């Protein structure tokens, strides 16, 4: 330099183009003498960034940044 994969809340994960899922952490309240577990709830993501199709993009097309990885 080329080829391929990956990029979504604090951390991990999903999502035939059609309301962004779920789990762990975070807070709140119950339960407890106090904590943990348990239970019952909030709250967090303008889908790395920048235009493009389209009524409608996390998803399709162009650039592009960061990461792994093969080839050389």
């Nucleotide at each position: 330099a080329g080829g391929c994969c990956c990029u979504u809340g604090g951390c991990g994960u999903a999502a035939c183009g059609g309301u962004a899922u779920c789990g762990c952490a975070a807070c709140u309240g119950g339960c407890u003498c106090u904590g943990a577990a348990c239970c019952a709830g909030u709250a967090g993501a303008u889908u790395g960034c920048a235009g493009g199709u389209u009524c409608g993009a996390a998803u399709c097309c162009u650039g592009u940044g960061g990461g792994g990885u093969c080839u050389g």